[in-house]
């Protein structure tokens, strides 16, 4: 790199360091010297793991000492297809797929 399953409209800093980028990609639209990324501290959440219940497959509850993850905006919107409305210009709303992210597994 590719495969399977689950989730993705909640939540999380007036800190230190650093010094120009960042939001995956496309097109937009944004954030940023009133300080980006990265690192440290802090925090959020509860996927795995833990404890208890249980019909032992699932499910529910609890904790947050373990392994991850996350901490602008819905995965920021969008891309492909469909439905409806529309001034027929396009735009808007909704649904599904795709892509992506994270976890767990398989290989």
């Nucleotide at each position: 790199a590719a495969c399977u399953c689950a989730u993705c409209g909640c939540g999380a800093g007036u800190g230190g360091u650093g010094g120009a980028g960042g939001g995956a990609c496309u097109g937009g639209c944004c954030c940023u010297a009133u300080g980006a990324a990265g690192c440290c501290c802090g925090g959020c959440a509860a996927c795995c793991g833990g404890u208890g219940g249980u019909u032992u497959a699932a499910c529910c509850a609890c904790a947050a000492u373990g392994g991850u993850g996350c901490c602008a905006a819905a995965u920021c919107c969008u891309g492909c297809g469909g439905u409806a409305a529309u001034u027929u210009g396009u735009u808007u709303a909704c649904c599904g797929a795709g892509a992506g992210a994270u976890g767990a597994g398989a290989g």

SAM riboswitch aptamer (S box leader) from Caloramator mitchellensis, 107 nucleotides, folded computationally. Lineage of the source: Bacteria > Bacillati > Bacillota > Eubacteriales > Caloramator. The prediction has a mean pLDDT of 82. The sequence is in RNAcentral, with records from Rfam and Ribocentre.